[in-house]
Context: one part of a larger RNA
RNA sequence: CCUUCGUUAAGGAACUAGGCAAAAUAGCCCCGUAACUUCGGAAGAAGGGGCGCCAGAGAUGGCCGCAGAGAAAUGGCUCUAUCGACUGUUUACCAAAAACACAGGUCUCUGCCAACUCGAAAGAGGAAGUAUAGGGGCUGACACCUGCCCAGUGCCGGAAGGUUAAAGGGAGAGGUUAGGGAAAGCGAAGCUUUGAACUGAAGCCCCGGUGAACGGCGGCCGUAACUAUAACGGUCCUAAGGUAGCGAAAUUCCUUGUCGGGUAAGUUCCGACCCGCACGAAAGGUGUAACGAGUGGAGCACUGUCUCAACGAGGGACCCG
Numbered sequence: 001c002c003u004u005c006g007u008u009a010a011g012g013a014a015c016u017a018g019g020c021a022a023a024a025u026a027g028c029c030c031c032g033u034a035a036c037u038u039c040g041g042a043a044g045a046a047g048g049g050g051c052g053c054c055a056g057a058g059a060u061g062g063c064c065g066c067a068g069a070g071a072a073a074u075g076g077c078u079c080u081a082u083c084g085a086c087u088g089u090u091u092a093c094c095a096a097a098a099a100c101a102c103a104g105g106u107c108u109c110u111g112c113c114a115a116c117u118c119g120a121a122a123g124a125g126g127a128a129g130u131a132u133a134g135g136g137g138c139u140g141a142c143a144c145c146u147g148c149c150c151a152g153u154g155c156c157g158g159a160a161g162g163u164u165a166a167a168g169g170g171a172g173a174g175g176u177u178a179g180g181g182a183a184a185g186c187g188a189a190g191c192u193u194u195g196a197a198c199u200g201a202a203g204c205c206c207c208g209g210u211g212a213a214c215g216g217c218g219g220c221c222g223u224a225a226c227u228a229u230a231a232c233g234g235u236c237c238u239a240a241g242g243u244a245g246c247g248a249a250a251u252u253c254c255u256u257g258u259c260g261g262g263u264a265a266g267u268u269c270c271g272a273c274c275c276g277c278a279c280g281a282a283a284g285g286u287g288u289a290a291c292g293a294g295u296g297g298a299g300c301a302c303u304g305u306c307u308c309a310a311c312g313a314g315g316g317a318c319c320c321g
Stems, first nucleotide, its partner, number of pairs: 001316008010307002014305001019302001027051005036041001038141001052063004064068001076300007083292002088100002104139007116125003142287004147217003152214002154210005161205003167199002172194005179186001218236005245279001246276001257273005
C1' cells in the first nucleotide's frame, strides 16, 4: 500500500451526478395516531412510556447497577410531485422500468363441417365449446368524460349506367388450288392462318354509409374615448379548421421564460401564468384512495460521504529463512 472489519474530538451531507456507502431504526407490552379515502384503508402512520433479580395467587413490597428487549437474526420516519391503478411478467449473463400483462371498456369477425390457426392432403386445434361462446384489433382498475371532419385511404352496403377476362360469336382478311384465261391477273369448295360487331362475372369507375377504421382538426388584415388587448368585423382557403380538460409538461426550441414558494444563495423542485417552436380526448383526455427494490424535490433523525484524517484487528502484498 491492498482487502475485510472496529473505534473516533468538533462539525453533521459541507461529499457526490445522486446520502452511493455507512450510520441510524429494529423485538414484545401499553398509550396514542393526521390529511385523504374507493370507508377496506392510510396505520406498525407520526409520537410517547415500559422491559433485570427476589418474595407473593395478585395487589404490592424488596434488592443491584450510570445504564436491564435480545447472543443473534430483527421497520428509519415524514412531506411533495411524476409515471403506472393494483398482485403479477420481462432483456438466462450490463436495463425490473414509466416497458409487457392485467380485470374492465369498445370495435370487428364467426350460425357450427363456425370464424381463425397448423397441415399439398388426410386430419388436428378451436371444442367434446355454440354468440352470456370463440377468434382478431385498440384501450387498460375506478370516477368524470371521450368534441368536429367521410374530401383521400380502408371497410360495409348498393346495383341503373360505363369499363371488362375466359368463353360464345363469326362479318371480314391472308395462304393453298380445281377451274377458266394468250398472259397479267382472277379464283368455287375444302383445308388452313387469322378475326370485327355483338353477348360476357367479380373487380374498378359510380351511388351511399362508416372514426373506440388509417387518419386530419387553417391563414392574413382591421377594430373599444391613455396605452395595451380585441368580445366584434373583413377576406382567402378547407373534408373540417382542436371542443372539454390539461399546459415551459417524461411534450417548451428560444429557456435558467415570467411571477410566487422553499434556501443566506435553487439551470433541479412545488404553485401559478399561457406566447402549446411541436398537448388534447380509447396510438384515449383529466383526476384519483391504495400499491411501487420505479423517477424528481424537500425535511427530521443519523452518520468518516465530507472538512481531514488518525489509530487498532484479521488476511494479503513486501522482506528474510
Molecule: large-subunit ribosomal RNA, domain IV
Organism: Anaerolineae bacterium